[in-house]
RNA sequence: CAAGGGAGCCCGGACGGUCGCCGGCGUACCGUAAGGGUGCGUCGGAGGAAAGUCCGAACACCACAGGGCAGGGUGCUCCGUAACGCGGAGGCGCGCCUUAGGGCGUGACGGCAAGUGCAACAGAAAGCAUACCGCCUGGCGGUGCCCGGCCUCGCGGCCGGGUACGGUCCGGUAAGGGUGAAAUGGUGCGGUAAGAGCGCACCGGCUCCCCUGGCGACAGGGGAGGCCAGGCAAACCCCACCCGGUGCAAGACCAAAUAGGGGAGCGUUGGAGGGCGGCCCGUCCGAUGCUCCCGGGUAGGUCGCAAGAGGCGGCGGGCAACCGUCGCCCGAAGAUGAAUGACCGUCGCUCCGUGUCCGGGCAACCGGCGCGGGGAACAGAAUUCGGCUUAUGGGCUUCCUUGACCC
RNA sequence: GGUCCCAUCGUCUAGCGGUCUAGGAUGUCGGCCUCUCACGCCGGAGACACGGGUUCGAGUCCCGUUGGGACUACCA
Numbered sequence: 001c002a003a004g005g006g007a008g009c010c011c012g013g014a015c016g017g018u019c020g021c022c023g024g025c026g027u028a029c030c031g032u033a034a035g036g037g038u039g040c041g042u043c044g045g046a047g048g049a050a051a052g053u054c055c056g057a058a059c060a061c062c063a064c065a066g067g068g069c070a071g072g073g074u075g076c077u078c079c080g081u082a083a084c085g086c087g088g089a090g091g092c093g094c095g096c097c098u099u100a101g102g103g104c105g106u107g108a109c110g111g112c113a114a115g116u117g118c119a120a121c122a123g124a125a126a127g128c129a130u131a132c133c134g135c136c137u138g139g140c141g142g143u144g145c146c147c148g149g150c151c152u153c154g155c156g157g158c159c160g161g162g163u164a165c166g167g168u169c170c171g172g173u174a175a176g177g178g179u180g181a182a183a184u185g186g187u188g189c190g191g192u193a194a195g196a197g198c199g200c201a202c203c204g205g206c207u208c209c210c211c212u213g214g215c216g217a218c219a220g221g222g223g224a225g226g227c228c229a230g231g232c233a234a235a236c237c238c239c240a241c242c243c244g245g246u247g248c249a250a251g252a253c254c255a256a257a258u259a260g261g262g263g264a265g266c267g268u269u270g271g272a273g274g275g276c277g278g279c280c281c282g283u284c285c286g287a288u289g290c291u292c293c294c295g296g297g298u299a300g301g302u303c304g305c306a307a308g309a310g311g312c313g314g315c316g317g318g319c320a321a322c323c324g325u326c327g328c329c330c331g332a333a334g335a336u337g338a339a340u341g342a343c344c345g346u347c348g349c350u351c352c353g354u355g356u357c358c359g360g361g362c363a364a365c366c367g368g369c370g371c372g373g374g375g376a377a378c379a380g381a382a383u384u385c386g387g388c389u390u391a392u393g394g395g396c397u398u399c400c401u402u403g404a405c406c407c
Numbered sequence: 408g409g410u411c412c413c414a415u416c417g418u419c420u421a422g423c424g425g426u427c428u429a430g431g432a433u434g435u436c437g438g439c440c441u442c443u444c445a446c447g448c449c450g451g452a453g454a455c456a457c458g459g460g461u462u463c464g465a466g467u468c469c470c471g472u473u474g475g476g477a478c479u480a481c482c483a
Stems, first nucleotide, its partner, number of pairs: 001403011013347007021045010047378001051389002054387005059247004071243005076090005091109001092107006110238002115236002117232002132177002134173003138169003142165010185203006204228002206225008251303004261294006273285004308330001310329008349375007357368004408482002410477005417433004425463001435451005456472005
């Protein structure tokens, strides 16, 4: 210097022009019973994730004396916060590095010493352990050798004892072998027929008690107990803490036509009302009918719906997350088939190629300038916030690995 | 917009955390049968959506993504 990877942080183009889209305000014109429509001017108009909808809240309605059960969630400690499963700091465990002081990374990290349950295959045995091979005492019978005694002239035979070997049976054992992901602490000495925490010493672990430090998780030290108790709770479960339910399609208001509901009036053959395209006559139809008012709900509309758990800076507190205070600045996106766009120019960013170019350096190379060409992702509000997770372009810092070149 | 659910051969499905090398039906391929086809018989290929984690062991349990569905009767 290049490539790859880990961690952390920052940015998510700027300016101008033309043509459009949505909304607020102002104004002119048009129009209505009312709501409104059109033009002009002016102002505003997506994100770091607007996404997934995984957590937590605000807000709204429903339910609710209080408590419990069921169900769900969280799970080392302390702190922060409106709240959280989020964040900060720490503790402990594990892994890596180390100059041995420590550093970096990481962990769904309460309880299996409460109960219940699970563990394929292999293996003797997988859970109040057991005993396949092996080791050992003893019994039984066998074979070889040695010794003694008896019988025999002798070869040899019988009996007893000792020893070695293998067999079998009862028992002891858990050192060793072997199986498994996992086999009941480790080393040594004693002990024993052989062995074993069986006993002892040291080491390791566990439980209980005390002291010291710390808000605490915990750490350090001392003591007692041979207590040695395996794994799994992202197995049921136990313990502690938290949670009433539903989500802006929550909900509030205005409210047409038609059909129901309630009331009043008119009318039933001397006929309300209606049809024959406006009126009268005429003619036809005509009785649970006709007119008006009230109320609920629907379509539709309005609100909810945009001025804060806001940013930046100073000061103070805190290791930090964060909090307090002062000042300044923003603070009108708000649609409802759903706007926030397209094109052009200049600049910026970045990549590749290039140059008798400039500066630095012993050099590799670094920084800059000019010319030509290319690239710019993921994605788009839908009640609003705080987080998490996921997607994605570029840059910076730091660490690790590999490679090339130079001195 | 909200809320809830699902994912195993091409299709429909089974599957206590343990020989799962994942079973069955149908489809498909090859062979047999038949004069030929169908039916039938035999055999084969073919799947746990993806990435992590828990565990000795994951299709199964947990977390996160991706895709799909509830919409013909989930919510106005």

This is a predicted complex of two RNAs, RNase P RNA and transfer RNA, with 483 nucleotides together.
Its mean pLDDT, the model's own confidence on a scale to 100, is 77.
Rfam match: Bacterial RNase P class A. The family's RNA type in Rfam is ribozyme.